[in-house]
RNA sequence: UUGUUAUCGAGAAAGGUGGAGGGAAUAGACCCUGCGAAGCCUUAGCAACCCUCGGGCCACUGGGCCGGAGAAGGUGCUACAUUCUAUCCGGUACGCCGGACAGAUAACCA
Numbered sequence: 001u002u003g004u005u006a007u008c009g010a011g012a013a014a015g016g017u018g019g020a021g022g023g024a025a026u027a028g029a030c031c032c033u034g035c036g037a038a039g040c041c042u043u044a045g046c047a048a049c050c051c052u053c054g055g056g057c058c059a060c061u062g063g064g065c066c067g068g069a070g071a072a073g074g075u076g077c078u079a080c081a082u083u084c085u086a087u088c089c090g091g092u093a094c095g096c097c098g099g100a101c102a103g104a105u106a107a108c109c110a
Base pairs, nucleotide, nucleotide: 001110003108004107005106006105007104008103013043014042015041016040017039021032022031023030025087026086027085028084044078045077046076048075049074050073051070052069053068055066056065057064058063083102088099089098090097091096
């Protein structure tokens, strides 16, 4: 980096530096931003996955599933915003609903 699988309406900050953008792509008549954006650093926090410790169920060849607690470690995340909304497909009582694509994160194989 490609691929596979799972999850994505919950949760969680402050300081320093920086100096104009940011919210994945595109577009928003939407939102944040000199009462400092992105980026970088420090500390703290959250608990998504790996991880640690119990419990229950199924099975019986070591396995699988559900739920609880934890936070030493590895990634990750910390807008009062649903992945802000829309895009593509289907349904619709036209209010909206469902799914896909794409994205993000983790684990695993190569």
Molecule: SAM riboswitch aptamer (S box leader)
Organism: Robiginitalea aestuariiviva